Description: A computed fold for a 484-nucleotide part of an RNA from an uncultured prokaryote, annotated as small-subunit ribosomal RNA, 5' domain.

Context: one part of a larger RNA
RNA sequence: GACGAACGCUGGCGGCAUGCCUAACACAUGCAAGUCGAACGAGAAGCUAGGCUUCGGCCUAGUGGACAGUGGCAGACGGGAGAGUAUCGCGUGGGUAUCUGCCCAGCAGUACGGAAUAACCACGGGAAACUGUGGCUAAUACCGUAUACGCCCCCCGGGGGAAAGAUUUAUCGCUGUUGGAUGAGCCCGCGUCGGAUUAGCUUGUUGGCGGGGUAACGGCCCACCAAGGCGACGAUCCGUAGCUGGUCUGAGAGGAUGAUCAGCCACACUGGGACUGAGACACGGCCCAGACUCCUACGGGAGGCAGCAGUGGGGAAUAUUGGACAAUGGGGGAAACCCUGAUCCAGCAAUGCCGCGUGAGUGAAGAAGGCCUUAGGGUUGUAAAGUUCUUUCAGUAGGGAAGAUAAUGACGGUACCCGCAGAAGAAGCCCCGGCUAACUCCGUGCCAGCAGCCGCGGUAAUACGGAGGGGGCUAGCGUUGUUC
Numbered sequence: 001g002a003c004g005a006a007c008g009c010u011g012g013c014g015g016c017a018u019g020c021c022u023a024a025c026a027c028a029u030g031c032a033a034g035u036c037g038a039a040c041g042a043g044a045a046g047c048u049a050g051g052c053u054u055c056g057g058c059c060u061a062g063u064g065g066a067c068a069g070u071g072g073c074a075g076a077c078g079g080g081a082g083a084g085u086a087u088c089g090c091g092u093g094g095g096u097a098u099c100u101g102c103c104c105a106g107c108a109g110u111a112c113g114g115a116a117u118a119a120c121c122a123c124g125g126g127a128a129a130c131u132g133u134g135g136c137u138a139a140u141a142c143c144g145u146a147u148a149c150g151c152c153c154c155c156c157g158g159g160g161g162a163a164a165g166a167u168u169u170a171u172c173g174c175u176g177u178u179g180g181a182u183g184a185g186c187c188c189g190c191g192u193c194g195g196a197u198u199a200g201c202u203u204g205u206u207g208g209c210g211g212g213g214u215a216a217c218g219g220c221c222c223a224c225c226a227a228g229g230c231g232a233c234g235a236u237c238c239g240u241a242g243c244u245g246g247u248c249u250g251a252g253a254g255g256a257u258g259a260u261c262a263g264c265c266a267c268a269c270u271g272g273g274a275c276u277g278a279g280a281c282a283c284g285g286c287c288c289a290g291a292c293u294c295c296u297a298c299g300g301g302a303g304g305c306a307g308c309a310g311u312g313g314g315g316a317a318u319a320u321u322g323g324a325c326a327a328u329g330g331g332g333g334a335a336a337c338c339c340u341g342a343u344c345c346a347g348c349a350a351u352g353c354c355g356c357g358u359g360a361g362u363g364a365a366g367a368a369g370g371c372c373u374u375a376g377g378g379u380u381g382u383a384a385a386g387u388u389c390u391u392u393c394a395g396u397a398g399g400g401a402a403g404a405u406a407a408u409g410a411c412g413g414u415a416c417c418c419g420c421a422g423a424a425g426a427a428g429c430c431c432c433g434g435c436u437a438a439c440u441c442c443g444u445g446c447c448a449g450c451a452g453c454c455g456c457g458g459u460a461a462u463a464c465g466g467a468g469g470g471g472g473c474u475a476g477c478g479u480u481g482u483u484c
Stems, first nucleotide, its partner, number of pairs: 001483003005480005012356006018349002020314001025312003029309003034073003039070002046063007080267001082265001089192008098184002103180008111145004120135006151160003165172003193239003200230003205227004210222003242264004246257004269290005292303004320346001322345003328342001329340004359389004369380004393425001395420002398417002403411001428473005433454003439468005449456002
């Protein structure tokens, strides 16, 4: 000098930031990922009209469109936390044997058919979670045939492969393929903590041939063959640790660090696994095992806050179970719109930085009081009182935005402007032996105590405690901790 700080004393206002560093400990409750009726079938309540009525209501038609279902896209983004990881994980510079939904551009198509299934109905099983059998039905769900510029395979003869429609009739879609853009996978050079009181390590190990597998290269995996590969330029092992842009410090070199913001990685109760998909081996998906918690009719089930709030616990210590989608952005939709604890705001905290205030001028009988005194006086001290003014901030009354584009403002009657009242509501903390700015008196008597180092205290203590005075900083001041 710095801090995501804590503690003690004190505390007026505002702006902008920041706020579980510890138990990746366990979690009550609410919310955090949905959306599309312009893909599809069905359709409750309500309303309108008609009919019937035992006045309870019922039936039919229309309208209406809830809840649920099939299907599509999105749930792989956004948000969290840093456990693991000393590693091509990250940084930097290269490479290619690869993929890429939505988006952009080009070319070519979008023909004809079929069989089911949920919802629904009926009958069951179960305490529940949920589930069985039979029957009906639709599609942009599923399947077949046809066609194939370009596409794929190939023995170069040939072989293989697609589509889906919807509506408000103007569009939105669908299929194949080429290129782009974006994103991603993989590979390589160099760099990346400590320990040798860790010296040897390795058998899919190192390489080859052939195959499997993958979007793709590769011992990635497998069979066979060879016996290699790494290591004092530190292998292996142990410990510690997410990496970077940056941050703090320093003249720099360097040292320390990796909160907030941004990029990458890895993780999602613990361990393992795959499914779907353009993309996951998937935080709020699935399956298995385990620990834990909960429900149970004891047969069996349910759950995963390292999302936002919040609770318990741990701790020196870290906030509201708030508002709004108005803006920015994201998902779905043709759109209206819906969803969005992302985000924008508000609340709490002197946690930090910055700004402002707690008044200004005048005022000597140098008042009183305090303290000291050589008792003359000195000092507190223009300080106060008095007097003349001002009104920032806070208070109070009125007006009142930009942020939004024709409309839509959570913030918010906020910021800001104007008026009113009255010096009125607003100062503390540490220190005064030297280092180090600042001195006297009293008390105490190696006691009580102080202390960062040197050291003070045993009867005149500028070093302990109090007082007066002084010095420093100031809504803060000190202490502790860490680092340069």

The full RNA is in RNAcentral, with records from ENA.